[in-house]
RNA sequence: UCUCCGGUGGCGCAAUUGGUUAGCGCGUCUGACUGUUAAUCAGGAGGUUGAAAGAUCGAGACUUUCCCGGAGAG
Numbered sequence: 001u002c003u004c005c006g007g008u009g010g011c012g013c014a015a016u017u018g019g020u021u022a023g024c025g026c027g028u029c030u031g032a033c034u035g036u037u038a039a040u041c042a043g044g045a046g047g048u049u050g051a052a053a054g055a056u057c058g059a060g061a062c063u064u065u066c067c068c069g070g071a072g073a074g
Stems, first nucleotide, its partner, number of pairs: 001073007010026004019057001028044005050066005
C1' cells in the first nucleotide's frame, strides 16, 4: 500500500427481504424468600447501533469517505 471480515448498553451476541417500540444472556440495582450468604423468583435502570454524508416515505441493515480492531497478500 492492497484485499477481506468485524464495530449494536459494562461484557458476549441477536435483530428475517429495509417497516413503524433495537431484543436475549451474563453483570448491575431494588424487592421477595432466610438465622446469614449463595441459589431461586419478581421488577427496574442502562443503547441515539464507531463518525459524517447520500439514496429512500422509512436505515442497525443499502451506497460513499473516514476512524478503530482482526486476518491475509506484497
This is a predicted structure of a 74-nucleotide RNA (transfer RNA) from Durotheca rogersii. The RNAcentral record of the sequence draws on ENA. Rfam family: tRNA. It is annotated as a transfer RNA.